Molecule: transfer RNA
Organism: Verrucomicrobiia bacterium
RNA sequence: UUUGGUAUAGCUCAGUGGAUAGAGCAACAGCCUGUAAGCUGUAAGUCGCGGGUUCGAAUCCCGUUACCGAAA
Repeated sequence: UUUGGUAUAGCUCAGUGGAUAGAGCAACAGCCUGUAAGCUGUAAGUCGCGGGUUCGAAUCCCGUUACCGAAA
């Protein structure tokens, strides 16, 4: 310098154009319990950032940032 991948909840991830963006773990509250486990519920997201396409974008396109890999 060129090129590929990843970025979504505190953590690990799903969601490949259409309903209010979901799951597990963690956290908090309640029930139960000697404690834990268990059960029920709650909260937590400008989907890395900036634009574009579209009636509609986490998803497609362009640019850009961070990290990982490959080639030279």